Predicted 3D model of a 74-nucleotide RNA (transfer RNA) from a Candidatus Woesearchaeota archaeon. Its Rfam family is "tRNA". Rfam links the family to the GO term triplet codon-amino acid adaptor activity. The RNAcentral record of the sequence draws on ENA.
RNA sequence: GGGUCGGUAGCUCAGACUGGGAGAGCACCACGCUGAAGCCGUGGUUGUCCUGGGUUCAAAUCCCAGCCGACCCA
Numbered sequence: 001g002g003g004u005c006g007g008u009a010g011c012u013c014a015g016a017c018u019g020g021g022a023g024a025g026c027a028c029c030a031c032g033c034u035g036a037a038g039c040c041g042u043g044g045u046u047g048u049c050c051u052g053g054g055u056u057c058a059a060a061u062c063c064c065a066g067c068c069g070a071c072c073c074a
Stems, first nucleotide, its partner, number of pairs: 001073007010026004020057001028044005050066005
C1' cells in the first nucleotide's frame, strides 16, 4: 500500500442481508425474602448506535469519505 471483518448500555453481544418499536444477558438500584448477607422472586434506571456528509416521508440499517481495532496478502 491492497483486501476482509468489526466499532450499538458500565461489560459481553444481538439487531443491519429485507429501512419504520433501540434490545438480551451480566452488572447496578429499589422492594420482597433473611437475625444479617448470599441465592431466589418482582419491578426499575442506563445509549451522540465511532465521526462527518448524502439518499429517503423516515437511517443503527442503504451510499460516500474519514478515524480506531483485529486478521490476511504484499